Molecule: transfer RNA
Organism: Pantanalinema sp.
Parts: sequence; structure tokens; C1' cells
RNA sequence: UGGGGAGUAGCCAAGUGGUAAGGCAUCGCUCUUUGGAAGCGACUACCGUAGGUUCGAUUCCUACCUCCCCAG
Repeated sequence: UGGGGAGUAGCCAAGUGGUAAGGCAUCGCUCUUUGGAAGCGACUACCGUAGGUUCGAUUCCUACCUCCCCAG
């Protein structure tokens, strides 16, 4: 430099046009002599940035940023 892939909550991760599931963690309660485990409940992401298309964008298009792989 060229090609490909990834970027969603503190962490992992689903969702690929109609306003974002789940798990871990955290907090509260129950249980327990205590702790742990278990059960119940709650909180947390406008989706890497900026534009465009669309009635509507995490999703489609463009540019850029970061990381990974391949080629030279």
C1' cells in the first nucleotide's frame, strides 16, 4: 500500500430495515449461625465516529478511526 474480517452495557454476546434478547458481574430481598450456593426482583448499551438513502437505520451506502488476518 492492496484485500478480507471485527467494533453493541463493566465483560461475553444475539439481533441484519419497524426503536436492542440472553449470560456473567453489580445492587436489593428471601433462605443460612456466618459465608457460599440457590430462588425472586432491579439497574445498565439511541449499537466505533461523521455524513447519505429511507416515513423509519444496529441493519443499506460512503468516508474516516481502532484492532485482527492475508498478500506484497